Model confidence (mean pLDDT): 82 of 100. Predicted 3D model of a 73-nucleotide RNA (transfer RNA) from a Patescibacteria group bacterium. Its Rfam family is "tRNA". From the family's description: Transfer RNA (tRNA) molecules are approximately 80 nucleotides in length. Its family is annotated with triplet codon-amino acid adaptor activity in the Gene Ontology. The family's RNA type in Rfam is transfer RNA. NCBI's taxonomy places the organism under Bacteria, Bacteria candidate phyla. The sequence was found in a public genome assembly.

[in-house]
RNA sequence: GGGGCAUUAGCUCAUUUGGUAGAGCGCCUGCUUUGCAAGCAGGAGGUGGCCGGUUCGAGCCCGGCAUGCUCCA
Numbered sequence: 001g002g003g004g005c006a007u008u009a010g011c012u013c014a015u016u017u018g019g020u021a022g023a024g025c026g027c028c029u030g031c032u033u034u035g036c037a038a039g040c041a042g043g044a045g046g047u048g049g050c051c052g053g054u055u056c057g058a059g060c061c062c063g064g065c066a067u068g069c070u071c072c073a
Base pairs, nucleotide, nucleotide: 001072002071003070004069005068006067007066010025011024012023013022019056027043028042029041030040031039049065050064051063052062053061
């Protein structure tokens, strides 16, 4: 220098052919207990890496950039 993959909640990851963004764990509250844990119920938490483009509408399609991993030189 060139190719490929990844970037979504605090963490690990779903969301597939564009139409209101989810799960597990964690966190908060309540119930239960003498107390803790476990269990049960409820809740908070996301400008989807950044900047543009296409579209009535973009996490999803297109371009550029950034970061990480990997292959080639």